The RNA shown here (c-di-GMP-I riboswitch aptamer) has 93 nucleotides and comes from an Anaerolineales bacterium.
Its mean pLDDT, the model's own confidence on a scale to 100, is 89.
It was read from a public genome assembly, where an Rfam model found it.
RNA sequence: CAACCGAAAAGGCAAACCCGGUGAAAGCCGGGGGCGCAAAGUCAAGGGCCUAACAGUCGUGUAAAAAGCGACUACGGCAGCCUGACGACCGAA
Numbered sequence: 001c002a003a004c005c006g007a008a009a010a011g012g013c014a015a016a017c018c019c020g021g022u023g024a025a026a027g028c029c030g031g032g033g034g035c036g037c038a039a040a041g042u043c044a045a046g047g048g049c050c051u052a053a054c055a056g057u058c059g060u061g062u063a064a065a066a067a068g069c070g071a072c073u074a075c076g077g078c079a080g081c082c083u084g085a086c087g088a089c090c091g092a093a
Stems, first nucleotide, its partner, number of pairs: 005091002012037002017032006035080001041086003045083003048078003055073006
C1' cells in the first nucleotide's frame, strides 16, 4: 500500500410510531423519534416483493353496445430482501 476483516475512538445512517407535505396507491420528502446498521453509501440490470390511477387484455354487464364492477399486466415503487455493478471513513487483532 492492497484485499479480507471489525476491536477502540470520532463521526455517520435511521425501523416502528407521531406531525406536516406529496402521490390514485405503493411509496417518497421534511420535522420529531430510535428498532437496528461497518457500507442501512449510490445504481431498479437479474430475481423477489408492494401498488394498479391512466392504458391494455380477459371476464361480467347489455337485445347489441356503453357506463359500472372483477381479475391480470408496470411504464409506478422498495437498495433496511437477495444477486450484480460502482464505491467511502477509521485501523486493534